[in-house]
Predicted 3D model of a 350-nucleotide part of an RNA (small-subunit ribosomal RNA, central domain) from an uncultured bacterium. Its mean pLDDT, the model's own confidence on a scale to 100, is 88. The full RNA is in RNAcentral, with records from ENA.

Context: one part of a larger RNA
This record gives sequence, C1' cells and structure tokens, in this order.
RNA sequence: CUGGGCGUAAAGCGCACGUAGGUGGCGACGUAAGUCGGGUGUGAAAGCCCCGGGCUCAACCUGGGAACGGCAUUCGAGACUGCGUUGCUGGAGUACGGAAGAGGAAGGCGGAAUUCCCGGUGUAGCGGUGAAAUGCGUAGAUAUCGGGAGGAAUACCGGUGGCGAAGGCGACUCUCUGGACGGCAACUGACGCUGAGGCACGAAAGCGUGGGGAGCAAACAGGAUUAGAUACCCUGGUAGUCCACGCCGUAAACGAUGGGCACUAGGUGUCGGGGGUAUCCACUCCCUCGGUGCCGCCGCUAACGCAUUAAGUGCCCCGCCUGGGAAGUACGGUCGCAAGAUUAAAACUC
Repeated sequence: CUGGGCGUAAAGCGCACGUAGGUGGCGACGUAAGUCGGGUGUGAAAGCCCCGGGCUCAACCUGGGAACGGCAUUCGAGACUGCGUUGCUGGAGUACGGAAGAGGAAGGCGGAAUUCCCGGUGUAGCGGUGAAAUGCGUAGAUAUCGGGAGGAAUACCGGUGGCGAAGGCGACUCUCUGGACGGCAACUGACGCUGAGGCACGAAAGCGUGGGGAGCAAACAGGAUUAGAUACCCUGGUAGUCCACGCCGUAAACGAUGGGCACUAGGUGUCGGGGGUAUCCACUCCCUCGGUGCCGCCGCUAACGCAUUAAGUGCCCCGCCUGGGAAGUACGGUCGCAAGAUUAAAACUC
C1' cells in the first nucleotide's frame, strides 16, 4: 500500500448550497503526457535463486548463469485516459403554454371553547377521587341567561392524503415569494455528478432585551396514598408555553438506510398531470410520466427482512467504523452571555 464493512451487531455528517479536489455523454482530426512494444546504457561486488566445482559430507569457499520487479535515453504504436481544435443532442439547463399543494414571509379577519369581569334568574351546595381530603361557596358559588375583556389553538373536512432539503407545515382571506410535476420540442450545447474546508437553515428545551399571559404547567405549596412517598392521584401554582429582535446548534434530528446515474418479474391501492377508448361529457376501462403505500419473484441477507421508493446488479464522489469499560470524559483549541456545544485522548482495567 492492498484486502473488510456501516437498516437492527461498531459505523451515514440533522439537512442543504457550494470552493478546492475527484469524476464525467456521442463523433472527427491533431498531439503523444499517461499507457503498450523494441533497442541501447545503467542497475558495483557480495548475498538470494539455478547449474557446476573444492574442503571425506555439511556449514563454508568458489566458477558460470539468471535475476536485480528500477531508472535514463532512443525508435515506434495510437485502442483507452489526458491535452488541443471542431462538431452533435440523448445528460443538464432555458423558453412557451398548463395544473396540484397545511412549501415560506408579512398583513387582515371569523366562529366554537376555556378563563375572568359586569348584570339578571336562583339556592345550598360545587368540585374532586378507587374512596377521600385540601380547595371554592350564604360576602350568594355551582347551574342558567344577557353583555364585555383577553390570550392561545384552529373541531368537522382529514386520509393508509398533500407540500418541503431537513427541521417542519393545518380556520378563512389578501399581498409578496421558493420548489417540484405533466405537455410541447423552439433555444443553449456537456454547461453534468459529488463535494475536504467554508457558508446558510436547523424540533423541543434553554439564554438575553422588551412585550404578552386565557388555558396548560417544570419548580414550589397543600391534600391524599404509603412502612416511608422528596412520586404516581387530587387542589392550587411560578418560570415557560405566545409575540418581536438576538443567541444556542442539540435529538430515537429515524426509513436508526449519504448523494447521483444506469440496469433487473409481476400484482394491487392512492395523489398530481397527459393521451386514448367516442360523436359530446363522466376516475368506466386502457396506456403513459411524476410522487406515495402494501404484497411479492430473481437476487441479496447472520437472521429478521429488503425486494424498480433495494438492503439486488454496477460505476462515480463524500462521510464514518476497527473489542467492552474508563468516555463522548480529561487536557488543549474553536464557538457561546451562560447552560454548554464541537474537536477528542491516555493511564488503568476486563
């Protein structure tokens, strides 16, 4: 240096964009760096290896050969890679004209419900539990009717559904805006793929400043339960949950499955398009493109299972793993207001 792996055994970065690098479609011509062939020089001797010889054998010594997997130079080859020039359209992208969607940001607005406040009716209970009690209520509660305030979340539709790179996204409406998809085949002409560093995004909790605070609810208090009960149950209840701006950068960030391309039986459902079945309409049926499920061959797998949405068959690029514990810790660096995050050992021990 090569050789093995990463769904569940150790192992896919949370996710994207993208720099260097790696890698890259079809054809022509040129070149000859890689590549291949021949020649020449060199590759000291000894040693190793082969064939002999000498010490009675061997070790040892000795003659010859091979080898020295290399380097340099020269002549040649031109398939493949590279490089240069030129062309192509299938990859990639653009235009045109369609259509689906909780994709994102900002504003506006609706109804139901909880709580609180005011007023009416009304009277002794309400609430809560396994049973209770704390608690609330004759200063009039609960219940019920009317009015008002405020915050948060958006029942039904709703799906085994859709959208998004991931995190994630759910009333209605308006403005701005991203992406994917189907049709057509006009345009560009390899512009592609991946991506060390880098940079953007990134649930919840947490942090800073200011606001907001209905319900819920860590902490906390009380009541129960219990041998005890720093819990489970109950009554309360503060941070927080909400908004703006700024941090944090983690997760069972999961499909525990990195991205791209190509190929490899079928069956069935569903979502968004296109075409046909026909003379018009209709998801009646058929074909087709893109997404999303289930079942199932070949193949793969330790098994479970995966199986055109691969964990099959190949190619390209990145990340990661190398016995358990110590330890995702110490130290140092970087980042952070902090909490901490990230990078990441060893002694020792089994």